[in-house]
Molecule: c-di-GMP-I riboswitch aptamer
Organism: Evansella clarkii
RNA sequence: AAACGUUCAGGGCAAACCUUCAGAAAUGAUGGGACGCAAAACUACAGGGGCUACAACUGCAAAGUUAUGCCAGCCAGUUACCGUU
Numbered sequence: 001a002a003a004c005g006u007u008c009a010g011g012g013c014a015a016a017c018c019u020u021c022a023g024a025a026a027u028g029a030u031g032g033g034a035c036g037c038a039a040a041a042c043u044a045c046a047g048g049g050g051c052u053a054c055a056a057c058u059g060c061a062a063a064g065u066u067a068u069g070c071c072a073g074c075c076a077g078u079u080a081c082c083g084u085u
Stems, first nucleotide, its partner, number of pairs: 002085004012037002017032002020029003035073001041078003047075002049071003056065003
């Protein structure tokens, strides 16, 4: 340096759900809580994909289109501990 892995060691994060707050919503934060994770660390204008639709436009209406909003615990890019080869 590369590949592989959770055996060793130190450990780390925290799904659903509930409390409170923000938001039109998706969702995010806070406290609890653990489904799980060898990157469940960081990145949303490297890239792909997905969710929402306040506003705007179309429509008689129902509704439709659309991201400037959101998701990385969807794929992914970047970085990293320990160990083995």